[in-house]
Molecule: Bacterial RNase P class A
Organism: uncultured Sphingomonadales bacterium
RNA sequence: CCAGGGGGCCGGGCAGCCGCGUCGGGGGAAACUCCGCCGAGGAAAGUCCGGGCUCCACGAAACGAGGGUGGCGGGUAACGCCCGCCGGGCGGGGGAACCGGUUGCGUCAGCAAUUAGGCCCGAAGCCCAGGGAUAGUGCCACAGAGAGCAGACCGCCGAACUGGCCAACCAUGCAAAUGGCGCCACAAGGUAAGGGUGAAAGGGUGCGGUAAGAGCGCACCGCGCGACUGGUAACAGAAGCGGCAUGGUAAACCCCACCUGGAGCAAGACCGAAUAGGGGCGGCGCGCCGAGGAGUAAUCCAAGGCAGGUUGUUUCGACCCAGACCGCCCGGGUUGGUUGCUGGAGCGCCGUGGCAACAUGGCGCCAAGAGGAAUGGCUGCCGCUGGCCUGCGCGUCUUAACGGAUACGACAGGCCUUCACAGAACCCGGCUUACAGGCCCCCUGGCAAA
Numbered sequence: 001c002c003a004g005g006g007g008g009c010c011g012g013g014c015a016g017c018c019g020c021g022u023c024g025g026g027g028g029a030a031a032c033u034c035c036g037c038c039g040a041g042g043a044a045a046g047u048c049c050g051g052g053c054u055c056c057a058c059g060a061a062a063c064g065a066g067g068g069u070g071g072c073g074g075g076u077a078a079c080g081c082c083c084g085c086c087g088g089g090c091g092g093g094g095g096a097a098c099c100g101g102u103u104g105c106g107u108c109a110g111c112a113a114u115u116a117g118g119c120c121c122g123a124a125g126c127c128c129a130g131g132g133a134u135a136g137u138g139c140c141a142c143a144g145a146g147a148g149c150a151g152a153c154c155g156c157c158g159a160a161c162u163g164g165c166c167a168a169c170c171a172u173g174c175a176a177a178u179g180g181c182g183c184c185a186c187a188a189g190g191u192a193a194g195g196g197u198g199a200a201a202g203g204g205u206g207c208g209g210u211a212a213g214a215g216c217g218c219a220c221c222g223c224g225c226g227a228c229u230g231g232u233a234a235c236a237g238a239a240g241c242g243g244c245a246u247g248g249u250a251a252a253c254c255c256c257a258c259c260u261g262g263a264g265c266a267a268g269a270c271c272g273a274a275u276a277g278g279g280g281c282g283g284c285g286c287g288c289c290g291a292g293g294a295g296u297a298a299u300c301c302a303a304g305g306c307a308g309g310u311u312g313u314u315u316c317g318a319c320c321c322a323g324a325c326c327g328c329c330c331g332g333g334u335u336g337g338u339u340g341c342u343g344g345a346g347c348g349c350c351g352u353g354g355c356a357a358c359a360u361g362g363c364g365c366c367a368a369g370a371g372g373a374a375u376g377g378c379u380g381c382c383g384c385u386g387g388c389c390u391g392c393g394c395g396u397c398u399u400a401a402c403g404g405a406u407a408c409g410a411c412a413g414g415c416c417u418u419c420a421c422a423g424a425a426c427c428c429g430g431c432u433u434a435c436a437g438g439c440c441c442c443c444u445g446g447c448a449a450a
Base pairs, nucleotide, nucleotide: 001446002445003444004443005442006441007440008439009438010437012382013381014380015379016378017377018376020039021038023036024035025034026033027032041421045432046431048430049429050428051427052426053264054263055262056261058317059316060315061314062313063312066260067259068258069257070256071085072084073083074082075081086130087128088127089126090125093121094120095119098118099117100115101114102113103112104111105110131255132254136253137252138249139248140247153195154194155191156190157189162185163184164183165182169180170179171178172177203221204220205219206218207217208216223242224241225240228237229236230235268339269338270337271336278330279329280328281327282326283325287306288305289304292301293300294299308320309319310318346365347364348363349362350361351360352359353358383419386416387415388414389413390412391411394409395408396405397404398403
């Protein structure tokens, strides 16, 4: 300098005039007024996750239903988040050791060069909805011969019989011609190498082999199993062995592992005020035993137990026991005030531990709390963005040089223009989306110089 990639910060500044809000202080009977500190975001957005907090559900445990997450290990209050690692994909440049091709040399064996077809290595970084297809079910349209246990469309090979022919080969013959272990057609059959269809076709490249082919056999790669080694683990390497193949899809149902009550600040609490202590329907049910007591008796009271209820089921406990409970419909009152409402899983700096996320110790700081919803308006200067004009002659171009040129870059001046996305509403940790422009830092590869 070129190319590729990652991260952080800012996102207008200064001044003047006028105007807002909470809180604190002074004055005032009050209305109000004066002074002072502070006053929107990196996303405040989306409402997609996780919590704090509040209320409800009788409680506990187990199971089930519904929902969620999904490589391994760590972080965190927790998470579907963050960090590190593993695996896969993208990205991007190299390698001639092996097989093969090409060229040259050589009698041969072989040698040399070249070639990235097979093969080997592969940056920073980015992406992955990344458990299981050998538990089961479903699906793979159309096209195609065939899409889960297959399949022959075009091709390739092709015996016998039969038919045809001497163009080539062979035999006979002087020749014409004749014949066939020859050629062609038909053809049972063989094939899955080549081509076609398709998102995907039952491993790839090469050699041998074959009638032609095929992992049929072999070499390398790939795939499966893998003693042993490393690692907390996912996983990696790997002696050796193997059939040369048990396709894909789970963001389909499902299986496995782990997690999980419901609502939400319009949650809730208090004060005040007002009304109709409102009406209706359905489900289940209003039960049994009973120490003991009263009574002449009928009968009554009754501790306790059983059954039943508290609504997914079971067990235990607690309460209730005829209304307790479960479900539905219609109607009335209040829309006032205070609070919840800002000191936090808070922020900044430094040390220690850790690859990091983060944890921990010390010191320091207090950064909006509105309540129909405040933080704004005007002016001037500066700055940023883009364009035009003028100058300069630094870079650049040209000349042997002096010098010349000014399209492009830099610098100076003038004029015009632009200034992104976007507004808290209980709070916090994340994710996702939007963002004119500027500055800074880092990583990888290549080139050049020292």